[in-house]
Transfer RNA from a Tissierellia bacterium, 72 nucleotides, folded computationally.
RNA sequence: GGCCCUAUGGUCAAGUGGUUAAGACACCGCCCUUUCACGGCGGUAACCGGGGUUCGAAUCCCCGUAGGGUCA
Numbered sequence: 001g002g003c004c005c006u007a008u009g010g011u012c013a014a015g016u017g018g019u020u021a022a023g024a025c026a027c028c029g030c031c032c033u034u035u036c037a038c039g040g041c042g043g044u045a046a047c048c049g050g051g052g053u054u055c056g057a058a059u060c061c062c063c064g065u066a067g068g069g070u071c072a
Stems, first nucleotide, its partner, number of pairs: 001071007010025003018055001027043005048064005
């Protein structure tokens, strides 16, 4: 330098054009318990950046950024 893959809450992770962006762990509050732990209920918190297509984009296209793989 060429090609390919990945980027979504603090962490992991689903979502392939129309939902309130699912879930788990963690965190916070309440219940339970003599207390802790376990368990139950509830809550906070996220689409890498810019542009385009579309009535509508996390999702499709382009250009970047970061990480990984591969060839030279």
Overview:
The prediction has a mean pLDDT of 80. It was read from a public genome assembly. It matches the Rfam family "tRNA". By type it is a transfer RNA.